[in-house]
Context: one part of a larger RNA
This record gives sequence, C1' cells and structure tokens, in this order.
RNA sequence: CCCGCAACAAGACGGAAAGACCCUAUGAAGCUUUACUAUAGCGUGUUAUUGAAAUAAGAAAUUAGCUGCUUAGAAUAGGUGGGAGACUAUGAAGCCUCGCUCUGGCGAGUGCUGAGUCGCAAUGUGAAAUACCACCCUGUUGAUUUUUUGUUUCUAACCAGUGUUUAACCUGCACUGGGACAGUGACUCGUGGGUAGUUUAACUGGGGCGGUUGCCUCCUAAAUGGUAACGGAGGCGUUUAUUAAGGUAUGCUAGACGCGGAUGGAAAUCGCGUUGAUAGUGCAAACGCAUAAGCAUGCUUGACUGCAAGGCCAGCGAGCCGCGCAGGUACGAAAGUAGAAGUUAGUGAUCCGAUGCGUUAGAGUGGAAUACGCAAAGCCCAACGGAUAAAAGUUACUCUAGGGAUAACAGGCUGAUCCUGUCCAAGAGUCCACAUCGACGACAGGGUUUGGCACCUCGAUGUCGGCUCAUCACGUCCUGGGGGUGGAGAAGCUCCCAAGGGUUAGGCUGUUCGCCUAUUAAAGUGGUACGCGAGCUGGGUUCAAAACGUCGUGAGACAGUUUGGUCCUUAUCUGUUGUGGG
Repeated sequence: CCCGCAACAAGACGGAAAGACCCUAUGAAGCUUUACUAUAGCGUGUUAUUGAAAUAAGAAAUUAGCUGCUUAGAAUAGGUGGGAGACUAUGAAGCCUCGCUCUGGCGAGUGCUGAGUCGCAAUGUGAAAUACCACCCUGUUGAUUUUUUGUUUCUAACCAGUGUUUAACCUGCACUGGGACAGUGACUCGUGGGUAGUUUAACUGGGGCGGUUGCCUCCUAAAUGGUAACGGAGGCGUUUAUUAAGGUAUGCUAGACGCGGAUGGAAAUCGCGUUGAUAGUGCAAACGCAUAAGCAUGCUUGACUGCAAGGCCAGCGAGCCGCGCAGGUACGAAAGUAGAAGUUAGUGAUCCGAUGCGUUAGAGUGGAAUACGCAAAGCCCAACGGAUAAAAGUUACUCUAGGGAUAACAGGCUGAUCCUGUCCAAGAGUCCACAUCGACGACAGGGUUUGGCACCUCGAUGUCGGCUCAUCACGUCCUGGGGGUGGAGAAGCUCCCAAGGGUUAGGCUGUUCGCCUAUUAAAGUGGUACGCGAGCUGGGUUCAAAACGUCGUGAGACAGUUUGGUCCUUAUCUGUUGUGGG
C1' cells in the first nucleotide's frame, strides 16, 4: 500500500414522511354569535272548506215624517223653480195633554167647543210667504233590506269517543261529547344559529397589536421636470352676494422704532422724524404681489349662453391653460377690462331610480307607456379608480396547495448592546495623578449575551436540561517562575511568563443559573450546530383529554397554572478501534 473479518456511531446538512410550527391563497372544512342573506318550525291576521237563528252597536241604500232662529224686519225667512189663490162640517180659531227648544216659539195627539184661518197688496229685505205644489241640501226620528263587528244559541259540514259488526283494522249503523271553532290549503306580517350558503381588506423590515389608505404645501430630491421609505413637518373634505371676500372706474400705502402730547398705562387716538415691505392676502405651507394681487369709495352681476385655434400634463380614465368668433350685458369720457376669487387643496367614475325641459322616436293609426337628448341633484362608495342593494368571529379537532419570496432553533453578516484591553488624566489615595482606584472623553480587539438583517435550509438542519464520552482556546481557578507595592513577617493587591496536570460530594428546583450544607491546593472562563437523541433519558417546552384563575355573548384564548400523554432506523461510503492475509 491492497484485500478481508469483528466492532463503534462523529460525518455523508444520513434514511423515512412534497414541515403538523410560521406566513401566503380574494384555498377548504368544523364550530360560534346581538356578522349578512335565506329557510324548516312557531305565532298573528285574511280567505276557502263554512251553515242556521237571536241580540247589541255601527255603516250604506230605500221609504215616511220632522228639522233649519246673525242684523234689518209683525217674526225661527234652508236653496231653486212654478204659483194667485189655498185649507175647512171627512171639523177653522180657541182650550187641554205630550215632545223639542235659541224660552220666543215649533210639531203631534185625542178630548171639549163649533165657523172661520192664511196668502196676494203695503212697510221692510240681497231674496216673499209652510197659502199650495215639485226637486234637492244640513241634521235627526221610525220602519224595511243589505252588510260589518262582538256576544249567545242551534246542527247538518267537520272532529273525537263508546256500542254493534270483525281474530283485528277500515267501512256502515246507533248513541254521546265538541262544533262552524278546531284541523287542513293559499297568502300576509313577525319570530327564527333549529338548519343552510357565504363574507370577515390591503400595506407591513415575518404575522398579530398599533398606525396608515383620497387631495394640497415644504424638505428629503443629487441647480429643468420626475423620483422611494411604517423618512422629517403641517393642512383640506370649505368660505364669500342685506356694506361681496366677485366685476369695473377712481384713489390710497403698510409695519416697526425714536421724540412730543389731558385723562392714557407696554399697548387706543393725534403730530413730527428715521427706516423701507419686516405689514397685509378668509384658512396650511411654498412661491408671488408697490403698475400693487394689499386698503378704500361709486356703479353693478361677466360667479354669462353657444363655441373654440393652439398647447401643458399624461399608461388609460381624468386634470389644467387659452387666442379668437357670435349673442346679449356691467363699468369707464375713451382706449379697454370682465366667462368669479394672488396661485396651488376644499373631492367621487359607472350603473340605478327620481325631477325639470324638448319642432326627438312612439311596433296598423291617434294617444300613452317607454326610450333618447339637454340640465341639475341623490354615495365619510373616506379601504376615497368605488368587487354586492345587503356580511362578524374561532379552530390546540383541523385539512390542501405552496414558500426558506417570510418568522421560531442553529449557522452566516453586523457589533448598537455585551466582554476585554489601550490612550488622556480631573480627582481619590494625610502629602503624592499612575502601590491601588480612576470621572468626562478617545481608540482598538473579541464574537460567549440581548438584538438588527432575513443570506443556505419549510419535497424537515429534532428543540431546553441531565447522563455518557470528550476535545480545543487562554482573557489562568489551583499548582510553577518573576516585577512593583501605600511589601517588616505572615496574609494580601496588581502586572508579566506559563495550558503539563488537576479543577469535590450533597439538599431544593425540569432547570442552565442560583441559594444552602460540608470539604478542598482549586472547586476557572469560554468555543465545539448554546459539543454530543442513526449514543441514552424525556422532567420542561410544544398536539389531541381534563380542570382552575382571567378574558370573551359565544365558539374559544392566555411567554398564566395543573394532571396525563407512542423517541423508528438490520451501517452502503468516510472516519475510528481491534485483528488476519497478501
């Protein structure tokens, strides 16, 4: 060096299972509820099956009566028309009784009595006689019919029971009890996790919690424009027409400081001077503005209608500026200016239904319905290019597709934090910075902490502690050798060299750690996937069961607690040990 045999399990990010944790999907399913929408069931009502009668109240119609009072006026004048006479021994006026009443009268009745009463004309009135007739109105009384509601009664629908018939049931018959109710059908309004189908946003230095989501201004923005972040600051969801904050014509200039001046002061109003836009602009900021866009006064409505050359911006949809023309208008002597506001925010597509207008269409024709055109309105559709008119949770009982595009372990990068060291030296150390300690600061090293990032791994890299077995570093705990000392000696303190060897046994706790007990020369600090589960364990964490506390309406949840809870793998290669052959 080659080839075996027997072993061990450190590695082959060993094998097994398209990770169960985490995230994503306009994926799924189970469960919950005061999520949404339906629905079984239940309740109410109407109607059909469903008939008869009485009574009470109400409504309508018909019929017979009655009723009608402002003022003026004999006086209780309903309206209109006709009308000059009407009623009366078939009983007028009067008396009596009853009813109504605005207390003045009106109506009815029978009894007594027995011959007249009223109108037309005049007065007065808008209108003339209930003298008489017809039709109607208001209110009211009686009767009849129809009808509604309530109550009661009935029996023949319908329901139930018993007897008979039968082995039994059904049917039939008889009787009894209910009874137009109940039951059933259709429709209506409620209730309805009992059941069902679904929804339950995105961004995000993982996700959740928090925050944000449209528009305007500034910086970031790298001297045109544009430009991101969970970068740094602020605003908007309007306001103004009874003195406009619009148009036009004309005119004016703030603010601050100093001085002077009654009440009067830091600051009111008055005067002078200096300075010059620091003032003001409806509101944020930026940029503008003195020829003023700032401040006033007069007159006014261009805060118009129909258009629009040409451009800016820009993926689209949108957004923005505008020469000029026509109509009619305001101001100005005129030239001219005016299609809102110093500019940039003050906002919402489409569909839908509704409104106004119209020389539009109108299914044989005329209309209408409806459609179309123009105008303006209805959304915190604010998740603001708006999925629907209409929507919340939970899953540790869970599932699928995927992701190392994205978290938890380990590794990597970084080194804020952490550990170690060096520099400066204020100060402490009686005096004396440096025996020893060292503020305020500066600079390195390390890669053991807590982090940041998210680079390999989610078609799997098993996670704390213990056991076993270790190996390395030295920033050395002991043992060894030295320097300094605020080293008398002893015991110490501090620094330098040094990794050969060593570095205990128990109690509590799952513990690492820690506290305690007894020792020791000492009971070192770290790295090794916080060494080591194809070596062991499985107490903790981290599935399914269950309980407590707390939270939640609930399903359920909790770096809260508690009891319980399957640890697979026959070694191919590398590596290592023992042994044999060539």

Predicted 3D model of a 582-nucleotide part of an RNA (large-subunit ribosomal RNA, domain V) from a Candidatus Doudnabacteria bacterium. The RNAcentral record of the full RNA draws on ENA. The coordinates come from a structure-prediction model, not an experiment, and the mean pLDDT is 83.